The RNA shown here (c-di-GMP-I-GGC riboswitch aptamer) has 83 nucleotides and comes from Paenibacillus agricola. The model forms 91% of the base pairs in the Rfam consensus. It was read from a public genome assembly, where an Rfam model found it. Its mean pLDDT, the model's own confidence on a scale to 100, is 87.
RNA sequence: UUCGAUAAUAGCAAACUUGUUGAAAGGCAAGGACGCAAAGCAAUGGACCUAAUGAGGAAUCUAUGGUCGCCAUGCUACCGAAA
Numbered sequence: 001u002u003c004g005a006u007a008a009u010a011g012c013a014a015a016c017u018u019g020u021u022g023a024a025a026g027g028c029a030a031g032g033a034c035g036c037a038a039a040g041c042a043a044u045g046g047a048c049c050u051a052a053u054g055a056g057g058a059a060u061c062u063a064u065g066g067u068c069g070c071c072a073u074g075c076u077a078c079c080g081a082a083a
Stems, first nucleotide, its partner, number of pairs: 001082004011036002016031006034069001040075003044072003047067003054061002
């Protein structure tokens, strides 16, 4: 530097349930494991979710709210293999 094995050691934790928080999406805690070699960190670009607020007669639109376990990107990292 590249890679991730039917290796080892450790780690995270989807759905769902309960509690809590929030207008919602969602977050947090506990239980729980579908999975994950960055499922570690950062909303920077795209994508997606919500629509309190604002606009509108209404339908609807709107991120300043979110998702990094959607894809990129940046930063950092354990073990091992190959060169």